[in-house]
Context: one part of a larger RNA
């Protein structure tokens, strides 16, 4: 991992609802006594209803409150009860597995700790304290040398004891070790044997160490099925409906409880109910707007204050491209401003349309982690696939189809079936179902098929405007002058370093010069004229709007920013047209159910049921919530049926039957039991629970 077995809403008591049965203003037993393998009988103690109000007293269809006989609160005007079966509550292990822990009581110091009683063990090799003898020395004594001596938590180094480094070992030779190197080694050494201290307790040169391979409280039983708002699992089918991830509280936030949302039944009910829509009249201050209010903010203008500068001996005058109220003016401007103010929504009438959907009650829920998208808007950075709220979709509990691929986009809501049509969103060259379709443009960029400030004689439309046949723009040829080298500066300044001023004349035209140069001149262009060319559907120049493109464009496995081939008068991109393709959508044809109405039959406890036709409207579905069934085992029908002319049980069929769990049939195996129907009763269905237990 597979398979086969085993596994998880029970059981009692009491309440309450619902559904059947009995008996009814009553209903019913309990323990207990008789009996009884076809079993009840007694038993009336009690209990619930039949009246109800006050705290009582006690009055009573009334009673309490009160001073009331007002007024008001609670009754009165009939349906109980018992049983049984389900739903659901309550106590109880209460669906099932699952702690870390607590608390008792007992066993542990053969491991390890500390001690105590008695024993044991340290190869060798070195240093050479103190005291002692001698000798010197001293008044004596200190003192000084030698020799002698053999001290030490002294030195080196076996054994012993320990575990410092590295390596190997890590399903190990080993649940702590090997091998290398290492530390102590007469000591606070090492060790044998005997004892001793017990769990909130020991012991401890203290590391929360160790107290029998896992000690911040030891093991082993029991309390015990401790408790788990936690996590995990919970076993046939089919048919109806079908949420919620909100609000309020909460030692509450991942839990509960009531509310709102679902289900089930009942009741009112035919309308003055709900729901849509159409009209009618309503309240508001939101988007927008505005500047009348407040608050904010810029320029002028006018002018109080103030501040600078002048005058003056002061009072005070004068001034002021300074500051600056208020008033004018001109243009902003607010979630907490508003002289104004919509659409939407709300509310109430009146109609239409629709039919119980609305509201009550009853009993069962479930749900209180939401997520994405569009709009409005908080907070962020108008950041997040961020957060948070309002208003809608969608998922969520929803398949199909389209967006290559995909919970929240599109487009559509799946009862079975079909080798039938129509269409939606997107699409129609191939992949790959349907136009290589039709008209008119655009793009040259493979833009399409990724991006911004910016940047450019890209290219297509619109429109203003200047020149221009007295001939423009580009191009070619020629002129481009005098006064003058203006002045003034300067070594120089002559158009062309700077200053200052820029006139006059001759002219078709030419600036006291718009660039290049030169030391200063020279020189070579320009503006400006002249002529030449050009051309009859003349052109040229500037500037506005606007489509489509161009460059700004750098990444990390491999082309990789259309899904790929591939497209260029498209297979791009804009505008118009018509065909067509395209889903579980709509249609067509058969079928199945569910409900509601109508009508036939049959049955009836007269409440109804069933069964059959017809219309009509459903029939996605998670927690949930009703309904209706198939199956195991046991019991009753059963001294009955089936069975050696094979029961169970076990394989196998392209076979019947059922929407389905499933039940039939046949053939093979098996070798002795099985059971219809109907009924009751449950150790009643397993793929999951790191489930257990066997095999493999």
């Nucleotide at each position: 991992g597979u398979c086969a077995g085993u596994g998880a809403c029970u059981u009692a008591a009491u309440u309450u609802a619902u559904a059947a049965a009995g008996c009814a203003a009553g209903c019913u037993u309990a323990a207990g006594c008789c009996a009884u393998c076809u079993a009840g009988g007694u038993g009336u103690a009690g209990g619930c209803g039949c009246a109800g109000c006050g705290a009582a007293a006690g009055c009573a269809a009334g009673u309490c409150u009160u001073a009331a006989u007002a007024g008001g609160g609670c009754g009165a005007u009939u349906a109980g009860u018992u049983u049984u079966a389900u739903g659901a509550a309550u106590u109880a292990g209460a669906c099932c597995c699952g702690a870390a822990a607590a608390c008792g009581a007992a066993u542990g110091a053969g491991c390890u700790u500390a001690c105590c009683a008695u024993g044991a063990g340290c190869a060798g090799g070195u240093u050479g304290a103190a005291a002692g003898u001698u000798g010197g020395g001293u008044a004596a004594c200190a003192c000084c040398a030698a020799c002698c001596g053999g001290a030490g938590g002294a030195c080196c180094g076996a054994a012993c004891c320990a575990g410092u480094u590295g390596a190997c070992g890590u399903u190990g030779a080993a649940a702590a070790g090997u091998c290398u190197u290492u530390g102590g080694a007469u000591g606070a050494c090492u060790u044998g044997u005997g004892g001793u201290a017990a769990g909130g307790g020991g012991u401890g040169a203290a590391a929360g160490g160790c107290c029998a391979a896992c000690c911040a409280a030891a093991u082993u039983c029991g309390u015990a099925g401790a408790u788990a708002g936690c996590u995990g699992g919970u076993u046939u089918u089919c048919c109806g409906c079908g949420a919620a991830a909100a609000c309020u509280a909460u030692u509450u936030a991942g839990g509960u409880a009531g509310u709102g949302c679902g289900u089930u039944g009942a009741a009112u009910a035919a309308a003055u109910a709900g729901a849509u829509g159409u009209u009618u009249a309503g309240a508001g201050g939101u988007a927008g707007a505005g500047c009348a209010c407040u608050a904010a903010a810029u320029g002028g203008g006018c002018u109080a204050g103030g501040g600078g500068g002048a005058a003056g001996a002061g009072a005070u005058u004068c001034u002021u491209a300074c500051c600056a109220a208020a008033c004018c003016u001109a243009a902003u401007a607010a979630a907490a401003c508003u002289c104004c103010g919509a659409a939407u929504g709300c509310u109430a009438g009146a109609c239409a349309u629709u039919g119980u959907u609305c509201u009550u009650c009853a009993a069962c829920a479930g749900a209180c982690a939401g997520a994405c998208u569009g709009u409005g808007g908080g907070u962020g950075c108008u950041a997040a696939g961020g957060u948070c709220c309002a208003u809608g979709g969608u998922c969520g509990a929803g398949a199909g189809g389209g967006a290559a691929a995909g919970a929240g986009c599109c487009c559509a809501g799946a009862c079975c079936a079909c080798c039938a049509g129509a269409u939606a969103a997107g699409g129609u060259c191939c992949c790959a179902a349907a136009a290589u379709u039709a008209u008119g443009a655009u793009u040259a960029a493979g833009u399409g098929u990724g991006a911004a400030a910016g940047g450019a004689u890209g290219u297509g439309g619109a429109a203003a405007u200047u020149c221009c046949u007295u001939a423009a723009c580009a191009g070619c040829c020629g002129g481009g002058a005098g006064g003058u080298u203006g002045g003034c500066u300067u070594a120089g300044a002559a158009g062309c370093a700077g200053c200052c001023a820029u006139c006059c004349u001759u002219u078709a035209a030419a600036g006291a010069u718009a660039g290049c140069g030169u030391a200063a001149c020279a020189g070579c262009u320009c503006a400006c004229c002249g002529g030449u060319c050009u051309a009859a559907u003349a052109g040229a120049g500037u500037u506005u709007c606007u489509g489509c493109g161009c460059c700004g464009a750098a990444g990390a496995u491999g082309u990789a920013a259309c899904g790929g081939g591939g497209c260029u008068a498209a297979a791009a991109u804009c505008a118009u047209a018509u065909a067509c393709c395209g889903a579980a959508u709509c249609u067509g044809u058969g079928g199945g159910u569910u409900u509601a109405u109508a009508a036939a039959a049959c049955u009836u406890u007269c409440g109804a049921g069933u069964u059959u036709u017809a219309u009509a409207a459903g029939c996605g579905g998670u927690a949930g919530c009703g309904g209706a069934a198939c199956g195991u085992u046991c019991u009753g029908u059963a001294a009955g049926c089936c069975u050696g002319u094979g029961a169970a049980g076990g394989g196998a069929u392209a076979c019947c039957c059922g929407u389905g769990a499933g039940g039939g049939a046949u053939c093979c195996u098996g070798g002795a039991g099985g059971u219809a129907u109907c009924a009751g009763a449950a150790g009643u269905g397993c793929g999951a629970a790191u489930g257990c237990u066997g095999a493999c």
Molecule: large-subunit ribosomal RNA, domain II
Organism: Pelagibacterales bacterium SAG-MED27